[in-house]
Context: one part of a larger RNA
RNA sequence: CUGGGCGUAAAGCGUGCGUAGGUGGUUAUUUAAGUCCGUUGUGAAAGCCCUGGGCUCAACCUGGGAACUGCAGUGGAUACUGGAUGACUAGAAUGUGGUAGAGGGUAGCGGAAUUCCUGGUGUAGCAGUGAAAUGCGUAGAGAUCAGGAGGAACAUCCAUGGCCAAACCAGCUACCGGGACCAACAUUGACACUGAGGCACCAAAGCGUGGGGAGCAAACAGCAUUAGAUACCCUGGUAGUCCACGCCCUAAACGAUGAAAACUGGAUGUUGGGUGCAAUUUGGCACGCAGUAUCGAAGCUAACGCGUUAAGUUCUCCGCCUGGGGAGUACGGUCGCAAGACUGAAACUC
Numbered sequence: 001c002u003g004g005g006c007g008u009a010a011a012g013c014g015u016g017c018g019u020a021g022g023u024g025g026u027u028a029u030u031u032a033a034g035u036c037c038g039u040u041g042u043g044a045a046a047g048c049c050c051u052g053g054g055c056u057c058a059a060c061c062u063g064g065g066a067a068c069u070g071c072a073g074u075g076g077a078u079a080c081u082g083g084a085u086g087a088c089u090a091g092a093a094u095g096u097g098g099u100a101g102a103g104g105g106u107a108g109c110g111g112a113a114u115u116c117c118u119g120g121u122g123u124a125g126c127a128g129u130g131a132a133a134u135g136c137g138u139a140g141a142g143a144u145c146a147g148g149a150g151g152a153a154c155a156u157c158c159a160u161g162g163c164c165a166a167a168c169c170a171g172c173u174a175c176c177g178g179g180a181c182c183a184a185c186a187u188u189g190a191c192a193c194u195g196a197g198g199c200a201c202c203a204a205a206g207c208g209u210g211g212g213g214a215g216c217a218a219a220c221a222g223c224a225u226u227a228g229a230u231a232c233c234c235u236g237g238u239a240g241u242c243c244a245c246g247c248c249c250u251a252a253a254c255g256a257u258g259a260a261a262a263c264u265g266g267a268u269g270u271u272g273g274g275u276g277c278a279a280u281u282u283g284g285c286a287c288g289c290a291g292u293a294u295c296g297a298a299g300c301u302a303a304c305g306c307g308u309u310a311a312g313u314u315c316u317c318c319g320c321c322u323g324g325g326g327a328g329u330a331c332g333g334u335c336g337c338a339a340g341a342c343u344g345a346a347a348c349u350c
Stems, first nucleotide, its partner, number of pairs: 004321003007304002012318001014201004021194003025088007033081002035077008049065006091191001092188005097182003104176006110154001115149007125136002162169001206247006215241002220236003258317002261314003266295007274287004299306002323350003332343004
């Protein structure tokens, strides 16, 4: 390399958009590049293989044949693939009409709670723990009432619920623009699938500049605990958490399961919309569509389990794996302000 694989044994890029490339629906005509058949030339000799001959045999030498699976020319075949031209509507897309949604962005608004400040009432404790102490309090705390400030997060509703490509997304209102689903018709007519590079997005932490800072809280300080306690518990507390702009680009980024398509028994729940039947109302029954779950036929699997949302049966394209350690290290390169990220060995060893 061929092969065999990738839920848990090594292995699916965190996710999308998309370039090249690869692959590609039905049908007619044409072409004959791939493909198939014939034929011509060539495919040196030696060697290998088959079969004769010569050294007493053999090795060795020598005659003939076959082979040289290839290349080029030429004459045909036309099912399939490709090229060209035309047509189609089952893939795909668009339009019309509806629907649901924490999908995204911007601005404004709201109430509960914590903290702080001011004032009133009021007096000796409060807080904290396994028990304590540090801490707060007679300069009037804690409790309670009224008023004010400020920041962050949105109880109940809330769900095996919904939306989004993933990451994620939850108080209310308005505006801006994105996607999905359903039903019936109409339009375009293969416009499709995948996607090396590339581009974009990407939790938390972290970085830069400027704001903000209520609560929480790495670091840090103190009290305890302990043999010690650089911890767990407690009292404090700074970065940070929040906002704007710019970086970083990693996660058990998980369904540890790439994307698209087709096919293959069912049962039950739930979300969205629809059709038919029934129904005065309270709101039912059946069917099929799109999601999301549970259980399971066949089948698959080493087993666990998966099972129309496949890990079943097929097909197309991409990514990745090839014993453990050394090591996601070294070196080099690219990127980054840095932290570091991406790419990524070997010696040696078992």
Model confidence (mean pLDDT): 89 of 100. This is a predicted structure of a 350-nucleotide part of an RNA (small-subunit ribosomal RNA, central domain) from Stenotrophomonas maltophilia. The RNAcentral record of the full RNA draws on ENA. The source organism's lineage runs through Bacteria, Pseudomonadota, Gammaproteobacteria, Lysobacterales and Stenotrophomonas.